RNAcentral holds the sequence, with entries from Rfam and Ribocentre. A computed fold for a 117-nucleotide RNA from Tumebacillus algifaecis, annotated as SAM riboswitch aptamer (S box leader). Its mean pLDDT, the model's own confidence on a scale to 100, is 80. It matches the Rfam family "SAM riboswitch aptamer (S box leader)". Rfam describes the family as follows. The SAM riboswitch is found upstream of a number of genes which code for proteins involved in methionine or cysteine biosynthesis in Gram-positive bacteria.
RNA sequence: CUCUUAUCGAGAGUGGCGGAGGGACUGGCCCUUUGAAGCCCGGCAACCUCGCUUGUGUACCGACACAAGCGGUAUGGUGCUAAAUCCAGCAGACUGUGAUGGUCUGACAGAUAAGAG
Numbered sequence: 001c002u003c004u005u006a007u008c009g010a011g012a013g014u015g016g017c018g019g020a021g022g023g024a025c026u027g028g029c030c031c032u033u034u035g036a037a038g039c040c041c042g043g044c045a046a047c048c049u050c051g052c053u054u055g056u057g058u059a060c061c062g063a064c065a066c067a068a069g070c071g072g073u074a075u076g077g078u079g080c081u082a083a084a085u086c087c088a089g090c091a092g093a094c095u096g097u098g099a100u101g102g103u104c105u106g107a108c109a110g111a112u113a114a115g116a117g
Stems, first nucleotide, its partner, number of pairs: 001117008013041001015040003021031003025089004042081003047077002050071009085109001090106006
C1' cells in the first nucleotide's frame, strides 16, 4: 500500500511542556492567544489478548479448535479522548414551500481493530 470482516448518535482532563493552527478531502459550519497541532501524564472504551460459562467438532480422558455469552483493577498490543464520522457531497423513497427545503434508506469516501497478501 491492497483485499476481507466488524464497528462508527455512548464514553473520556479547569494537568504539564509547547507555541499557531486544527476539524481526512471539497463546500459549508465550527473550534482556537480565555492557547491550535504535536509530545508527556491522566482518563475512556473493550477490537485483539486474558479469565469464566455454554454449545459444536476433532480427539479419546490431558486437551485442542471454532462459535456465542459474561467479567474488570484490564496483564499485554492497539485505539480513542469538541460538535453524530460536526453536516452535506452519489442514488433512491416519502413529504413540503411562492422559492430555498425536510425526513428516512442504501452506496461512496474516511477512521479504527482483527486477519490475509